[in-house]
The RNA shown here (Bacterial RNase P class A) has 402 nucleotides and comes from Actinacidiphila soli.
It was read from a public genome assembly, where an Rfam model found it.

C1' cells in the first nucleotide's frame, strides 16, 4: 500500500427576522366560558418505523385449581422480565480475524425417504467373483449359453447402500481373525460450578437419515389493555321548594337520573363475573326484547422514570456498587416552520495553476443543493428492517521497504 472481519458515532452549526406549542410569572379586558399582548425557560428519533417480545401502570378481583392452548430447549452468569445480552461447550464454515446453529430425545409410538437401484431397514443380487453339473464351438489355448450352490471384498445407481486403511484366510469371499483408526457400551483416573474435554483399560464388531414431521421429556405463561381505567358538567323525563302571575303558565334552586309496552325474575336465585372450557368462589334485584328520546363536551390518568450524563472501585464480560450533577416536548384535527448572512460537508458543471509516464490527485473561483431512512401520542427493556453521505477504533491475511 491492497483485501478483509468486527465494533462505535454524527446525520450539519452559529447569528437574525417572522409565525407555532407546553409550563412559570406580569398587564389589559370579559358575556366570566375566555380573549389579547409581553418577558424567562423547553419543545421529535437512532430508529419515533414493524406491532415481533419482555414489562411497569390500571381494571377484571377478594384470589384458586385442573384442562385446553400457548412459549423456550446446551451449560453457566446478566437483567424487572424476555423468545433477549454475556462468556463458555459441541458441531458446521472459512488460511485466519470472525460467521453460523428452531443446539433435549429416533432404544415410548406412529410417518416420511420421490426417481433411480438388486435392494432406502435389522433390507438386498442388476453386473460381477467361485464351486458343481451338463451343452455348443475350438487343433490347443480358450469361449459362449444354461441349472443349482455359495458369496457381498470390485463395478453401478444415489443425498445416503450395514464402519475404514492394510493384512491373514478362503474354492471365492466376508469383523471370519489380526494391527492400526473412527463410531457406540461398560469401567477407572485427571481436569471443569456446569455443559463438556483430555487419557488408559475391556467388549461385541458397528442395528441409516429425518422431530423447522406427528409426537415423548423438562422449564415458563391469568386475562384484557391508555379507544386500559377515573372525576366532572350538560340534558331529554320525574320530583320537591321559593318567587312572579287573575287563570294558563314562567323564571330560579335542589334531589333522581331517560320514556312507553311485553316476557321472566326477586333470596326456592333471573341475570353476571373470573375474558376458551369445567369444577369452585364472588355480585346480585332486577334482567333481556322492542319502539322512541338526550348527550358526544371538560379535566385526569399525561411525564420523577427499572430516568440521563461524569467518574471511582468490583468483574474476562454482559453488568452490579458507590459518589457528584441534571430535569431534557406532552399535542388532542393534532405544535417546532419560513427567508436571510456566515461556516462547514456532499454531489454535479465549468475555468486557472501545481504534481504525476498516465491514472489520478491537491488546490483557488464561479453556479446548484442541504437531498437519506423518516415524525413522538401512557412509558420503559430488547429484537427485527430502512439509512445519501461521512468520521473513528480494533484485529486478521495478501504484498514490499527498513
Nucleotide at each position: 500500500c491492497g483485501a478483509g472481519c468486527c465494533g462505535g458515532c454524527c446525520g450539519g452549526g452559529c447569528g437574525g427576522c417572522c409565525g407555532c406549542g407546553a409550563c412559570g410569572g406580569g398587564a389589559u379586558u370579559u358575556u366570566c366560558g375566555g380573549a389579547u399582548c409581553c418577558c424567562g425557560c423547553c419543545g421529535a428519533g437512532g430508529a419515533a418505523c414493524g406491532u415481533c417480545c419482555g414489562g411497569g401502570c390500571u381494571c377484571c378481583a377478594c384470589a384458586g385449581a385442573g384442562c385446553a392452548g400457548g412459549g423456550u430447549g446446551g451449560u453457566a452468569g446478566g437483567u424487572a422480565a424476555u423468545g433477549c445480552c454475556u462468556a463458555c461447550c459441541c458441531g458446521g464454515g472459512g488460511u485466519g480475524a470472525c460467521c453460523c446453529g428452531c443446539g433435549g430425545g429416533a432404544c415410548a409410538g406412529u410417518g416420511c425417504c420421490a426417481c433411480a437401484g438388486a435392494a432406502a431397514a435389522c433390507a438386498g443380487a442388476c453386473c460381477g467373483c467361485c464351486a458343481g453339473g451338463a451343452g455348443c464351438c475350438g487343433u490347443c489355448a480358450g469361449g459362449c449359453a444354461c441349472c443349482u450352490g455359495g458369496u457381498a471384498a470390485g463395478g453401478g445407481u444415489g443425498a445416503a447402500a450395514c464402519g475404514g486403511u492394510g493384512g491373514u484366510g478362503u474354492a471365492a469371499g466376508a469383523g471370519a481373525c489380526c494391527a492400526c483408526c473412527a463410531g457406540c457400551g461398560g469401567c477407572c483416573g485427571g481436569g471443569g460450578u456446569g455443559a463438556c474435554c483430555c487419557g488408559g483399560c475391556c467388549g461385541g464388531c458397528u442395528a441409516g437419515g429425518u422431530a423447522a414431521a406427528c409426537c415423548c421429556c423438562a422449564c415458563c405463561c391469568g386475562g384484557a389493555g391508555c379507544a386500559a381505567g377515573g372525576u366532572c358538567a350538560a340534558g331529554a323525563a320525574g320530583g320537591g321548594g321559593a318567587c312572579c302571575g287573575a287563570c294558563a303558565g314562567g323564571u330560579c334552586c335542589c334531589c333522581u337520573g331517560c320514556g312507553c309496552g311485553a316476557a321472566c325474575g326477586c333470596u326456592u336465585g333471573a341475570g353476571g363475573g373470573c375474558u376458551g372450557c369445567u369444577c369452585g368462589c364472588c355480585c346480585g334485584a332486577g334482567u333481556u326484547c322492542g319502539c322512541g328520546g338526550g348527550u358526544a363536551g371538560a379535566c385526569c390518568g399525561c411525564a420523577c422514570g427499572a430516568g440521563g450524563c461524569c467518574g471511582g472501585c468490583g468483574g474476562c464480560g454482559a453488568c452490579g456498587u458507590c459518589g457528584g450533577c441534571c430535569c431534557u416536548a406532552g399535542a388532542u384535527g393534532g405544535a417546532u416552520g419560513g427567508c436571510c448572512g456566515c461556516c462547514u460537508c456532499c454531489c454535479u458543471c465549468g475555468g486557472a495553476g501545481c504534481c504525476g509516464u498516465a491514472a489520478g490527485g491537491c488546490c483557488c473561483c464561479g453556479g446548484g443543493g442541504a437531498g437519506a431512512c423518516a415524525g413522538a401520542a401512557c412509558c420503559c427493556g430488547g429484537c427485527g428492517u430502512a439509512c445519501a453521505g461521512g468520521c473513528c477504533g480494533a484485529c486478521u491475511c495478501g504484498u514490499c521497504c527498513g